[in-house]
Molecule: FMN riboswitch aptamer (RFN element)
RNA sequence: UGUCUGUUUCAGGGCGAGGUGAAAGUCCUCACCGGUGGUAAACGGCGCCAGAGCCGCUUGCUCUGUGGCCUGCCGUAAGUCCGCGAGCCGUCGCAAAAGCACGGCUGACCCAGUGCGAAUCUGGGACCGACGGUCACAGUCCGGAUGGAAGAAACGGGGG
Numbered sequence: 001u002g003u004c005u006g007u008u009u010c011a012g013g014g015c016g017a018g019g020u021g022a023a024a025g026u027c028c029u030c031a032c033c034g035g036u037g038g039u040a041a042a043c044g045g046c047g048c049c050a051g052a053g054c055c056g057c058u059u060g061c062u063c064u065g066u067g068g069c070c071u072g073c074c075g076u077a078a079g080u081c082c083g084c085g086a087g088c089c090g091u092c093g094c095a096a097a098a099g100c101a102c103g104g105c106u107g108a109c110c111c112a113g114u115g116c117g118a119a120u121c122u123g124g125g126a127c128c129g130a131c132g133g134u135c136a137c138a139g140u141c142c143g144g145a146u147g148g149a150a151g152a153a154a155c156g157g158g159g160g
Stems, first nucleotide, its partner, number of pairs: 001159001003158008016030004031140002033129002035084004043075004047069002049065006079127002087105005093100002109125005131143003
């Protein structure tokens, strides 16, 4: 240490108000929420460079600068960009089975601004959300699930 491997731990948020009704956290109006890796021009820290100042005059410290750094480094930053996961379906595959493997399906963004550059920034307006259940149609309630998992962290072992 960018590789192989083991163990452990962790790994999802949200209906508040009003209306209709016999009945709604399911409909209507407003409200609320956003897994995971990557990317990334905001933000923070550091460095370099430049200028100014200070001093014990060492090439040190402080301050300012992105109309200096068009790949300087690090951290962090997207529900709608590129992947992944959960879920569903399938299979002359492996397996006694549990399960594994493979294949398929699986949601949503525009406009304006700035700029060398915007899918990511700023402003505005939109849009999306598995399956089963339910006195009434569910992203927010109940259930499969004290489950599984993308993955994250810590600690070891092997190899280079």